[in-house]
A computed fold for a 116-nucleotide RNA from Mucilaginibacter galii, annotated as SAM riboswitch aptamer (S box leader). The model forms 97% of the base pairs in the Rfam consensus. The organism belongs to Mucilaginibacter, within Bacteria.
RNA sequence: GAUUUAUAAAGAAGCGGCGAGAGAUCAGGCUCAACGACCCGCUGGCAACCCUCCGAUAGGCGGAGAAGGUGCCAAUUCCUGUCCCGGUUGGCCAUUACAGCCGGGGAAUAUAAGUU
Numbered sequence: 001g002a003u004u005u006a007u008a009a010a011g012a013a014g015c016g017g018c019g020a021g022a023g024a025u026c027a028g029g030c031u032c033a034a035c036g037a038c039c040c041g042c043u044g045g046c047a048a049c050c051c052u053c054c055g056a057u058a059g060g061c062g063g064a065g066a067a068g069g070u071g072c073c074a075a076u077u078c079c080u081g082u083c084c085c086g087g088u089u090g091g092c093c094a095u096u097a098c099a100g101c102c103g104g105g106g107a108a109u110a111u112a113a114g115u116u
Base pairs, nucleotide, nucleotide: 001116002115003114004113005112006111007110008109013043014042015041016040017039021032022031023030026081027080028079029078044073045072046071049069050068051065052064053063054062055061077108083105084104085103086102087101088100089099090098
């Protein structure tokens, strides 16, 4: 890097440094930001994927723990769109197409563990 599975509406501070944008990409919003954001470091914390212990047992599950391995500590993955399906409204004679709205499913992204 690729891939598989699981999870993503919860939760979590302070100090120091840097100095201009940041919130994954693209687009439209909206928010944060010289009262210093983002990012980095230290301390602290949140959580419970791996892990430890107990139970269960060969479909993989429940409970407890938080020493260790990650991760995380603005806003639902900040919101919506991008692809597919369904419904509905509109002008048109009708169908198709187009535009709007509603619902559902994907995709993508992030994190963990496994495989490669």
The prediction has a mean pLDDT of 82.